[in-house]
RNA sequence: AAAUAAAAAAGCCAACCUUGGUGUGAGCCAAAUACGGAAAGCUACGGGUCUUUAACCUUCUAAAGAUGGCUGAGCUGCAUUU
Repeated sequence: AAAUAAAAAAGCCAACCUUGGUGUGAGCCAAAUACGGAAAGCUACGGGUCUUUAACCUUCUAAAGAUGGCUGAGCUGCAUUU
């Protein structure tokens, strides 16, 4: 530097539901719990999806936000092998 998957070992994260808090909302935070994950670590830069507001009133558009476990991309990391 590259390849590989959960083959081995050490581990890690935590879906859904529930409870509490927070936000107009999408959603977020914490506890409990594990569906799953080789980056399910970080980043809202691109696309997608969702929310709010405005305009249009034929129909689509714009702005602000959310989503990293939708996806692309960037950066970083463990193990083994070459």